[in-house]
Predicted 3D model of a 317-nucleotide part of an RNA (large-subunit ribosomal RNA, domain IV) from candidate division MSBL1 archaeon SCGC-AAA385D11. NCBI's taxonomy places the organism under Archaea, Methanobacteriati, Methanobacteriota, candidate division MSBL1. The full RNA is in RNAcentral, with records from Rfam. Its mean pLDDT, the model's own confidence on a scale to 100, is 87.

Context: one part of a larger RNA
């Protein structure tokens, strides 16, 4: 010096990306327990007290086993005496939850989930495997099966069918072969006309299908702003909500709180580079080895190091 471990005066996160690591707490009994809430929870909330041994007694109890309790006494710094054995609280984000995952760098906000929505399918079905025979779903039958989207509950889910996709319709147009008729050719090939399916065109529907959801100018008796008006334009011009957000470039936006001091956090504002409604929007109790911030307790993380135990490196023999 390295590894594993023990202790440390005073301070107590000043260390650090970050309390990482360590420390604190810890069992059982009694008391006590807030916001919020889907009334189940939250909850071991928080926060207090007790705990050994000896003697006597009470109650419960199939038992001579055991449990709960009362009174008196007694020892230690310490009685759950070792081992074992929750640190706690507050505010946000994301995901409802238990669950699943990258065997050997990722456990998560990713996947799944119940719930919600849509599509296909009447069974010799639909979907899947197979060239086929045949097989699975299924010895099931729409309260079923398959596929896709969303992702508990609660409050909701606006406008657009012009483009693309899907579905339906259909007079008509277009349209291959074939067939019919005509021309040409000794016969044909060939040429022309008619007929002619699907498809496309055409007409509708459909956005919980793929997707999309404007610009300029003016206006109120301070100023400012613009309920209002004009105009260009679109298929329609972003509704309810939420908003410097896991989304905001400018940006450390502005205001407030927190701090002595904060590019952080929380609350508000809205000027949304480039929010927005099942590519779901908002909110949300409970839950989380998830992410961020703060407070209490606690500590060798640090101020600032010291020392001890065991093992190793190293040196000498």
């Nucleotide at each position: 010096c390295c590894c594993a471990g023990g202790c440390u005066a005073g301070g107590g996160a000043a260390a650090u990306c970050g309390g990482c690591a360590a420390a604190u707490u810890g069992g059982u009994c009694c008391c006590g327990u807030g916001a919020c809430u889907u009334c189940g929870g939250a909850c071991g909330a928080a926060g207090g007290g007790a705990u050994g041994c000896c003697u006597g007694c009470u109650u419960c109890u199939u038992g001579g086993a055991g449990a709960a309790g009362c009174a008196g006494g007694u020892c230690g710094c310490a009685g759950a005496g070792a081992c074992c054995g929750g640190g706690g609280g507050a505010g946000a984000c994301c995901g409802a939850c238990u669950g699943u995952u990258u065997a050997a760098u990722a456990a998560a906000a990713a996947c799944g989930u119940a719930g919600c929505c849509a599509a296909c399918c009447g069974c010799g079905a639909g979907u899947c495997c197979g060239u086929a025979a045949g097989g699975a779903u299924g010895a099931g039958u729409a309260c079923g099966g398959u596929u896709g989207g969303u992702g508990a509950a609660u409050c909701c889910u606006g406008c657009c069918c012009a483009g693309u996709a899907g579905c339906g319709g259909c007079u008509u147009g277009u349209c291959a072969a074939g067939c019919u008729g005509g021309g040409u050719u000794a016969c044909a090939a060939c040429c022309c006309a008619g007929u002619g399916a699907a498809g496309c065109a055409c007409c509708g529907c459909c956005a919980g299908a793929c997707g999309g959801c404007g610009g300029g100018g003016g206006u109120a008796a301070c100023u400012a702003u613009a309920a209002c008006c004009c105009u260009c334009u679109u298929a329609a011009g972003g509704u309810a909500g939420c908003g410097a957000a896991a989304u905001g470039c400018c940006u450390u936006g502005c205001c407030g709180c927190u701090c002595a001091a904060u590019u952080g956090g929380c609350g508000g504002c809205c000027u949304g580079c480039a929010u927005g409604a099942a590519c779901g929007g908002a909110u949300u109790a409970a839950c989380g080895a998830g992410u961020c911030u703060c407070c209490c307790a606690c500590u060798g993380u640090c101020c600032c190091a010291g020392u001890c135990u065991g093992g190793g490196u190293c040196c000498c023999a």